[in-house]
RNA sequence: CGAGUCGGCCGGACGGUCGCGGCCCGAUCCGCUCACCGGCGGGGCGGGUCGAGGAAAGUCCGGGCUCCACAGGGCAGGGUGAUCGGUAACACCGACCCGGGGUGACCCGCGGGAAAGUGCCACAGAAAACAGACCGCCGGUGUUCGCGCCGGUAAGGGUGAAACGGUGCGGUAAGAGCGCACCAGCGCCCGGGGUGACCCGGGCGGCUCGGCAAACCCCACCCGGAGCAAGGUCGAAAGGGUCCCUGCGGGGACCUGCCCGAGCGCCUGAGGGCUGCCCGCCCGAGCUCGGGGGUGGACCGCACGAGGCCACCGGCAACGGUGGUCCCAGAUGGAUGGCCGUCCGUCAGCUCCUCGGGGCUGGCGACAGAACCCGGCUUACAGGCCGGCUCGUCCC
Numbered sequence: 001c002g003a004g005u006c007g008g009c010c011g012g013a014c015g016g017u018c019g020c021g022g023c024c025c026g027a028u029c030c031g032c033u034c035a036c037c038g039g040c041g042g043g044g045c046g047g048g049u050c051g052a053g054g055a056a057a058g059u060c061c062g063g064g065c066u067c068c069a070c071a072g073g074g075c076a077g078g079g080u081g082a083u084c085g086g087u088a089a090c091a092c093c094g095a096c097c098c099g100g101g102g103u104g105a106c107c108c109g110c111g112g113g114a115a116a117g118u119g120c121c122a123c124a125g126a127a128a129a130c131a132g133a134c135c136g137c138c139g140g141u142g143u144u145c146g147c148g149c150c151g152g153u154a155a156g157g158g159u160g161a162a163a164c165g166g167u168g169c170g171g172u173a174a175g176a177g178c179g180c181a182c183c184a185g186c187g188c189c190c191g192g193g194g195u196g197a198c199c200c201g202g203g204c205g206g207c208u209c210g211g212c213a214a215a216c217c218c219c220a221c222c223c224g225g226a227g228c229a230a231g232g233u234c235g236a237a238a239g240g241g242u243c244c245c246u247g248c249g250g251g252g253a254c255c256u257g258c259c260c261g262a263g264c265g266c267c268u269g270a271g272g273g274c275u276g277c278c279c280g281c282c283c284g285a286g287c288u289c290g291g292g293g294g295u296g297g298a299c300c301g302c303a304c305g306a307g308g309c310c311a312c313c314g315g316c317a318a319c320g321g322u323g324g325u326c327c328c329a330g331a332u333g334g335a336u337g338g339c340c341g342u343c344c345g346u347c348a349g350c351u352c353c354u355c356g357g358g359g360c361u362g363g364c365g366a367c368a369g370a371a372c373c374c375g376g377c378u379u380a381c382a383g384g385c386c387g388g389c390u391c392g393u394c395c396c
Base pairs, nucleotide, nucleotide: 001392002391003390004389005388006387007386008385009384010383012343013342014341015340016339017338018337020051021050022049023048024047025046026045028043029042030041031040032039033038053367057378058377060376061375062374063373064372065227066226067225068224072279073278074277075276077223078222079221080220081219083095084094085093086092097111098109099108100107101106112218113217117216118215119212120211121210134157135156136153137152138151139150140149141148142147165183166182167181168180169179170178184208186205187204188203189202190201191200192199193198231300232299233298234297239256240255241254242253243252244251245250258292259291260290261289262288263287264286271283272282273281274280307326308325309324310323311322312321313320314319344365345364346363347362348361349360350359351358352357
């Protein structure tokens, strides 16, 4: 210099102007309460302060939180899948192992069991799984000399994603783990290393065993349900009942929280809970359907959290510990924006030039937006910055 690989970060900046939402302060207006002082609520105004993301997204996993349930047993269902660690937890992350790819940095793998059983393996091919004879080869036999028939053979050809170990020697009619040597694979044993998956070395054995479990299945481990419209507090109201007043139209106080119809049931027990089902257990006087009417408001939950940043320590790392520091959106027709100027990046055109570059004009600057909150994964994204490492070429 060129090519590549992995990781981290940013994702416009500043100013002006017009607006929006939360909180705080100030003065002011209105309402309620009130002897007064004051208190509570609301409206616009002024000032201060804060105001989206790396994915806020998909809602795919895991958890916090909330409510319901929480005798027991069985069946079904779902999830995960090498090892060691991290974590609140995970299907996530780190390290490592094994297999595959790459010269390499590095990348990819839903990575238990196919020697428990069942099933499937398209097309092609003779044959697709206790093998198999299409061509060829060999032996026998017939022959009209073209070839046919019987048998042997998986060494050669051909088909296929895949054809029942590979190479060599022996052996044979031709062949074949039929025998032998080496190699690969499998099983068992021994020694060494590692926490472990596993790796290295040696010996023995029979010779050899296809793939698919994201097919059923088997094995090991794990799994209650619903979700912030969770859930809670306060208020309002139709209607009904009792009492009081009345000029008979109605009005007031208190309690309750509506009315009408149909069906089933009230211990010979409907229905409900154990949130898939069954057994079993528990609760149990209401339940289901249809029609009509009313309220459909406020507040809490809800913004201090497995929190951010910095330093040190432990660890290869994920991460953990200690100390310091910071407070960082909370809407509910749902705010976080629009316009202008300067700058920045980039592209196109014109132009100047000392060929490095400069000037002018115009275009473009993404993906997308909180709604209970976190940890992940996945997907989308104009453009830019930084760093580690590898390979190639040249020079010193």
The RNA shown here (Bacterial RNase P class A) has 396 nucleotides and comes from a Mycobacteriales bacterium. Model confidence (mean pLDDT): 77 of 100. The RNAcentral record of the sequence draws on ENA. The source organism's lineage runs through Bacteria, Bacillati, Actinomycetota, Actinomycetes and Mycobacteriales. Its Rfam family is "Bacterial RNase P class A". The family's RNA type in Rfam is ribozyme.